Predicted 3D model of an 84-nucleotide RNA (transfer RNA) from Microbulbifer litoralis. It matches the Rfam family "tRNA". By type it is a transfer RNA.
RNA sequence: GCCGGAGUGGUGAAAUUGGUAGACACGACGGAUUCAAAAUCCGUUGGGGUAAAACCCGUGCCGGUUCGAGUCCGGCCUCCGGUA
Numbered sequence: 001g002c003c004g005g006a007g008u009g010g011u012g013a014a015a016u017u018g019g020u021a022g023a024c025a026c027g028a029c030g031g032a033u034u035c036a037a038a039a040u041c042c043g044u045u046g047g048g049g050u051a052a053a054a055c056c057c058g059u060g061c062c063g064g065u066u067c068g069a070g071u072c073c074g075g076c077c078u079c080c081g082g083u084a
Base pairs, nucleotide, nucleotide: 001083002082003081004080005079006078007077010026011025012024019067027045028044029043030042031041032040046057047056048055060076061075062074063073064072
């Protein structure tokens, strides 16, 4: 250089013929329990915004197609594998 695969919350991961993004688990935070802790149980957990909502933004980055894109198309970046 060429070919193939991957990139989604703090982490591992789902969402698959384009149609509610983040299920589920871990972690974290708050609470219950305990003399105290561990374990266990309950709740919350992307960002902005608000008194709380509403609302806005968010799938590596920039464009495109479409009523609608994590998903399809083009370019680029990073990582993994193959190949001369």
It was read from a public genome assembly. The prediction has a mean pLDDT of 80.